Predicted 3D model of a 93-nucleotide RNA (c-di-GMP-I riboswitch aptamer) from a Bacillota bacterium. Rfam family: c-di-GMP-I riboswitch aptamer. Rfam describes the family as follows. GEMM was predicted in a large-scale screen for bacterial structured RNA regulatory elements. Its family is annotated with cyclic-di-GMP binding in the Gene Ontology. Taxonomically the source falls in Bacillota (Bacteria, Bacillati). The sequence was found by an Rfam model in a public genome assembly.

[in-house]
RNA sequence: CACGGAAAAAGGCAAACCCGGCGAAAGCCGGGGACGCAAAGCCACGGGUCUAAGAUGCGCCAAAACGGGCAUUAGGAUGGCCGGGUCGCCCUG
Numbered sequence: 001c002a003c004g005g006a007a008a009a010a011g012g013c014a015a016a017c018c019c020g021g022c023g024a025a026a027g028c029c030g031g032g033g034a035c036g037c038a039a040a041g042c043c044a045c046g047g048g049u050c051u052a053a054g055a056u057g058c059g060c061c062a063a064a065a066c067g068g069g070c071a072u073u074a075g076g077a078u079g080g081c082c083g084g085g086u087c088g089c090c091c092u093g
Stems, first nucleotide, its partner, number of pairs: 001093002004091002012037002017032006035080001041086003045083003048078003054073005060067001
């Protein structure tokens, strides 16, 4: 240095699910638990995906609304969807 991880060891992380908490939700945090992971360490910068509180638009409730419905929208979420950035253990070359 690697756009290397076959074998091994030391250790690491922890999906689903359950319990408690936070959140409008997506989801997140803590405990239990292991499907898996060589960056499943860290950073939402680019793409994707999820959600839509708020905002905007259009209907509805005789009229109207701070009521309810539909659509659009990320400053929300996801790094265990991918790219990129950055740091790093062991082994191999």